[in-house]
């Protein structure tokens, strides 16, 4: 250096719930919390999911991403730590 991942060591992140706050919404930030995580770091590039404010239609509703999820799968960048 690649692969890989240990009942190691130092430490990390943080589901759902609840509180505050942004936002039409999905959801995002804060704190509290801990379900779990060896990339649960980053990037919407492909596929998928979700919402539909605005625009659209055959208007009880339906379509619709320049919105959103990387903790949905691929895929690109980067990274600690070292037993087998």
């Nucleotide at each position: 250096u690649c692969u890989c991942g240990a009942c190691a060591a130092a430490g990390g992140c943080a589901a759902a719930c609840c509180c505050g706050u942004u936002g039409a919404a999905a959801a995002g930030c804060g704190g509290g919390g801990g379900c779990g995580c060896a990339a649960a770091u980053c990037c919407a590039c492909c596929g998928g999911u979700c919402u539909a404010a605005g625009g659209g239609a055959c208007u009880a509703u339906c379509c619709u991403a320049g919105g959103a999820c990387a903790g949905c799968g691929g895929g690109g960048c980067u990274a600690c730590c070292g037993a087998a």
Predicted 3D model of an 84-nucleotide RNA (c-di-GMP-I riboswitch aptamer) from a Woeseiaceae bacterium. Its Rfam family is "c-di-GMP-I riboswitch aptamer". About the family: GEMM was predicted in a large-scale screen for bacterial structured RNA regulatory elements. On this family, see Sudarsan et al., Science 2008: "Riboswitches in Eubacteria Sense the Second Messenger Cyclic Di-GMP". Model confidence (mean pLDDT): 91 of 100. The sequence was found by an Rfam model in a public genome assembly.